[in-house]
Annotation
This is a predicted structure of a 343-nucleotide part of an RNA (large-subunit ribosomal RNA, domain IV) from a metagenome.
Context: one part of a larger RNA
RNA sequence: CCCUCCGUAAGGAACUCGGCAAAAUGACCCCGUAACUGCGGGAGAAGGGGUGCCUCUCUCAGUGUAGGGACAUGCUCCUGAAGCUGAGGGAGGCCGCAGAGAAUAGGCGGUGGCGACUGUUUACCAAAAACACAGGUCUCCGCAAACUCGUAAGAGGAAGUAUGGGGACUGCAACCUGCCCAGUGCCGGAAGGUUAAGGGGAGGGGUGCAAGCCCUGAACCGAAGCCCCGGUAAACGGCGGCCGUAACUAUAACGGUCCUAAGGUAGCGAAAUUCCUUGUCGGGUAAGUUCCGACCUGCAUGAAUGGUCCAACGACUGCCGCACUGUCUCGCGGAGGGUCCCG
Numbered sequence: 001c002c003c004u005c006c007g008u009a010a011g012g013a014a015c016u017c018g019g020c021a022a023a024a025u026g027a028c029c030c031c032g033u034a035a036c037u038g039c040g041g042g043a044g045a046a047g048g049g050g051u052g053c054c055u056c057u058c059u060c061a062g063u064g065u066a067g068g069g070a071c072a073u074g075c076u077c078c079u080g081a082a083g084c085u086g087a088g089g090g091a092g093g094c095c096g097c098a099g100a101g102a103a104u105a106g107g108c109g110g111u112g113g114c115g116a117c118u119g120u121u122u123a124c125c126a127a128a129a130a131c132a133c134a135g136g137u138c139u140c141c142g143c144a145a146a147c148u149c150g151u152a153a154g155a156g157g158a159a160g161u162a163u164g165g166g167g168a169c170u171g172c173a174a175c176c177u178g179c180c181c182a183g184u185g186c187c188g189g190a191a192g193g194u195u196a197a198g199g200g201g202a203g204g205g206g207u208g209c210a211a212g213c214c215c216u217g218a219a220c221c222g223a224a225g226c227c228c229c230g231g232u233a234a235a236c237g238g239c240g241g242c243c244g245u246a247a248c249u250a251u252a253a254c255g256g257u258c259c260u261a262a263g264g265u266a267g268c269g270a271a272a273u274u275c276c277u278u279g280u281c282g283g284g285u286a287a288g289u290u291c292c293g294a295c296c297u298g299c300a301u302g303a304a305u306g307g308u309c310c311a312a313c314g315a316c317u318g319c320c321g322c323a324c325u326g327u328c329u330c331g332c333g334g335a336g337g338g339u340c341c342c343g
Base pairs, nucleotide, nucleotide: 001338002337003336004335005334006333007332008331010329011328014327019324027051028050029049030048031047036041038172052094053093054092055091056090057089058088059087060086061085062084063083067079068078069077070076071074095099107322108321109320110319111318112317113316114314115313119131120130135170136169137168138167139166140165141164147156148155149154174308175307176306178239179238180237183236184235185232186231187230188229189228192227193226194225198221199220203216204215205214206213207212240258241257242256243255244254267301268298279295280294281293282292283291
């Protein structure tokens, strides 16, 4: 010096990215427990008190002796002093620093974010706000189903049958989920346009005396697709600009104008989203780029790529407090084991 462990004056998070680690809490009985809430919960909330041993006493229960009672007269049944056993209550007393005397055995509270929840996951650096989830919606499929595997036979789906099965998105409940179908996709559309092979053959050509054989070939007829006409956004997605205006100022309910398929509704908002930014105001601190509550100027929120809210839950994550401590001020002492030296 390293590892593991024990102790420590005063202070008590000043440590640090962060109370990481450690300390503290801890069992059982009794008292007592708030906001909020989906009335279940929150709750072991929080916060208190008790706990050993001896003597006496009370209550209840078990057992069942003596006694009593019953009859079916039995190794019977019912009741039941005493005794024994168990549990609990009361009074008095005893000892120690300490009575759950050792060991094992929640720290707690307040307030945000995210995810409803129990679950699942990167076997060997990530357990999470990621995945899943009940619930919601759209869509396909009428059964030789859709869909999937296979060249096929065949198989799964399913020995199921739309209250079923497949695909996609969303992710409990509550309150809700606005506008745009121009583009892309999907669905529908007995017309029309375009259009391949094919049909069709006007016409032209080669050769031949000719019949013929061969080549070429206009109109016209000819699917799906595309064009075209509609529908559809819990399909992919999208959801404006400039100028002016009110009797202080400021602001603009109002007006004008340009563009668009339509110009972002309800909500929420410096946010897991805010660049400017440590925005501004309030709270908390002596002091707060974090945190909480507001404001709204949203660089670049917003409604199933769901919006908002939310009790309960979480080895998630931010901030604050109580308790407690060697984390620290700032070290120190001790135990065991190493390292190192000598033998």